[in-house]
RNA sequence: CUCAUCAAGAGUGGCUGAGGGAAUAGGCCCUGUGACGCCCGGCAACCUGCGCAAAGCAACGGUGCUAAAUCCUACAGGUAUUACCUGAAAGAUGAG
Numbered sequence: 001c002u003c004a005u006c007a008a009g010a011g012u013g014g015c016u017g018a019g020g021g022a023a024u025a026g027g028c029c030c031u032g033u034g035a036c037g038c039c040c041g042g043c044a045a046c047c048u049g050c051g052c053a054a055a056g057c058a059a060c061g062g063u064g065c066u067a068a069a070u071c072c073u074a075c076a077g078g079u080a081u082u083a084c085c086u087g088a089a090a091g092a093u094g095a096g
Base pairs, nucleotide, nucleotide: 001096002095003094004093005092006091011040013039014038015037019030020029021028024074025073026072027071041066042065043064045063046062047061048058049057050056070090075087076086077085078084079083
């Protein structure tokens, strides 16, 4: 850079000790009843394996994920009166 997906799923654990939820802004949440991070465990998104294929199954392996829809909105359009829908932008993950 290209393609695909992103409303599901997944801890009463151990260590640590103060912040965290991508960026900018506005919110709104989580958090000493232990955030974030690491380990263990788990989940199954992609590759991989089974399956004609889809659905589905497996979890050995490579990554990944493991509060809230990518937490919501901000850009555009539609609807109608501030919320819903659609599409972008941006981001994340996987493969090439």
A computed fold for a 96-nucleotide RNA from a bovine gut metagenome, annotated as SAM riboswitch aptamer (S box leader). Its Rfam family is "SAM riboswitch aptamer (S box leader)". Gene Ontology term of the family: regulation of gene expression. About the family: The SAM riboswitch is found upstream of a number of genes which code for proteins involved in methionine or cysteine biosynthesis in Gram-positive bacteria. RNAcentral holds the sequence, with entries from MGnify.